Predicted 3D model of an 86-nucleotide RNA (c-di-GMP-I riboswitch aptamer) from Tepidibacter formicigenes DSM 15518.
The organism belongs to Tepidibacter formicigenes, within Bacteria.
Its mean pLDDT, the model's own confidence on a scale to 100, is 81.
Rfam family: c-di-GMP-I riboswitch aptamer. Rfam links the family to the GO term cyclic-di-GMP binding.

RNA sequence: AUUCGAUAAUAGCAAACUUAUCGAAAGGUAAGGAGAUAAAGACAUGGGUCUAAAGGGAGUUACCUUAUGACUGCCAGUUUAGCGAA
Repeated sequence: AUUCGAUAAUAGCAAACUUAUCGAAAGGUAAGGAGAUAAAGACAUGGGUCUAAAGGGAGUUACCUUAUGACUGCCAGUUUAGCGAA
């Protein structure tokens, strides 16, 4: 330097749920909480998923469509990093 993640060690992060708060919602943030995780660090770039306020359509009962809103702890890609092995 490259490839890989079998064994081991160590660090970080923090699902569900609860409370507060922001938001139309999805969801975000903070605190508590640890099921899990070697990239569960970073980037909405490609796919995927969620929502549908405003807009458009429909027109008798709440429907259809649409992202300019979100999710990276769904998959891939890019990039940085710890340990170990070859």